[in-house]
Molecule: Bacterial RNase P class A
Organism: Desulfobulbaceae bacterium A2
RNA sequence: CGGGGCGGGCGCAUGAUCGCUCCGGGGCCUGCCCCGGAGAGGAAAGUCCGAACACCGCAGGGCACGGUGGUUCGUAACGCGAACGCUGGGUAACCGGGGGAAAGUGCCACAGAAAAUACUCCGCCGCCGGUCCUCGGGCCGGGGGUAAGGUUGAAAUGGCGAGGUAAGAGCUCACCGCCGGCCUGGCGACAGGUCGGGCACGGCAAACCCCACCGGGUGCAAGACCGAAUAGGGAAACGCUUGAGGGCGGCUCGUCCGAUGUUUCCGGGUAGGUCGCACGAGGCGCCGGGUGACCGGCGUCCUAGAGAAAUGAUCAUGACCCUGCGCAAGCAGGGGACAGAAUUCGGCUUACAGCCCGCCCCGGACU
Numbered sequence: 001c002g003g004g005g006c007g008g009g010c011g012c013a014u015g016a017u018c019g020c021u022c023c024g025g026g027g028c029c030u031g032c033c034c035c036g037g038a039g040a041g042g043a044a045a046g047u048c049c050g051a052a053c054a055c056c057g058c059a060g061g062g063c064a065c066g067g068u069g070g071u072u073c074g075u076a077a078c079g080c081g082a083a084c085g086c087u088g089g090g091u092a093a094c095c096g097g098g099g100g101a102a103a104g105u106g107c108c109a110c111a112g113a114a115a116a117u118a119c120u121c122c123g124c125c126g127c128c129g130g131u132c133c134u135c136g137g138g139c140c141g142g143g144g145g146u147a148a149g150g151u152u153g154a155a156a157u158g159g160c161g162a163g164g165u166a167a168g169a170g171c172u173c174a175c176c177g178c179c180g181g182c183c184u185g186g187c188g189a190c191a192g193g194u195c196g197g198g199c200a201c202g203g204c205a206a207a208c209c210c211c212a213c214c215g216g217g218u219g220c221a222a223g224a225c226c227g228a229a230u231a232g233g234g235a236a237a238c239g240c241u242u243g244a245g246g247g248c249g250g251c252u253c254g255u256c257c258g259a260u261g262u263u264u265c266c267g268g269g270u271a272g273g274u275c276g277c278a279c280g281a282g283g284c285g286c287c288g289g290g291u292g293a294c295c296g297g298c299g300u301c302c303u304a305g306a307g308a309a310a311u312g313a314u315c316a317u318g319a320c321c322c323u324g325c326g327c328a329a330g331c332a333g334g335g336g337a338c339a340g341a342a343u344u345c346g347g348c349u350u351a352c353a354g355c356c357c358g359c360c361c362c363g364g365a366c367u
Base pairs, nucleotide, nucleotide: 001363002362003361004360005359006358007357008356009355010354012318013317014316015315016314017313018312020039021038022037023036024035025034026033027032028031041338045349046348048347049346050345051344052343053219054218055217056216065215066214067213068212069211070084071083072082073081074080086097087096088095089094099210100209104208105207106204107203108202121150122149123146124145125144127142128141129140130139131138132137158176159175161173162172163171177199178197179196180195181194182193183192184191185190223275224274225273226272233266234265235264236263237262238261245257246256247255248254282301283300284299285298286297287296288295289294320335321334322333323332324331325330
């Protein structure tokens, strides 16, 4: 310098004007106005997983159902993370994958002889019969042997070499693979070594199933408190033509209404209001422990809380990016993503204009 791998960070800045929501103070205390302050994210998203919290349910055990799946560790917990192991890919940095198919059942399209108790379609090799003959053999038929070779397929019953054989075959042998025992190392997954066995075991468990572990349900519209008006429920008192009570009215008289009545009290619910609800498994810095995820100590900070839902728009200046022009300084034009809190937290996944930083690997050149 070129190419690549991994991780972390930012994701416009400042000012002015007009607006929005909430809080504090003040004014007319109705609704508004004035002053001051605060006001989205790295994913607030998808709502996929795990929790906190709340209410309901629940003696204990089992079945069923659902989830998870290498090992050890981390964590409040997880399907998350770290380290390690095995395996696949990559020259490498590094990236992807994960219980069991020798307990049983089931399935394996098309093609192919055959798809799982293996098997003879082609081929190969003996034997028997017939026939031709240049006496080596060819052809036809029959009945055997053979999984070495061919054909089909995603997949064909260990691989490769040698011996062996009529041709062949773990039939025999070496190496590799596989299975079993033992030894050594490791907490463990597992690894290494050694001895034995010719080899039994195709694939699929997001088919049933087996093994281990985990799992009550519903979600802040959870739930708690206050609580009208109207209607309805309960109780008591008064009254029912000898009139309780009410309308008209300042009062009395008067007059009208009046019995399914009037008054008072109690309790439930609704509208509405308050809380839950912003100090938390919290952020940042330093020190210490740990390979790491993470943990501990000390210091410091307080940072939206609406309820149909505010957090916006315009302009100016500057920075950034793209395009064009220019030797250059620069000039002109254009651009600003994905998205948006709704009880909270830990993760995962997905989206994202334009940038920045660190470490590592490979190749080339130079010193």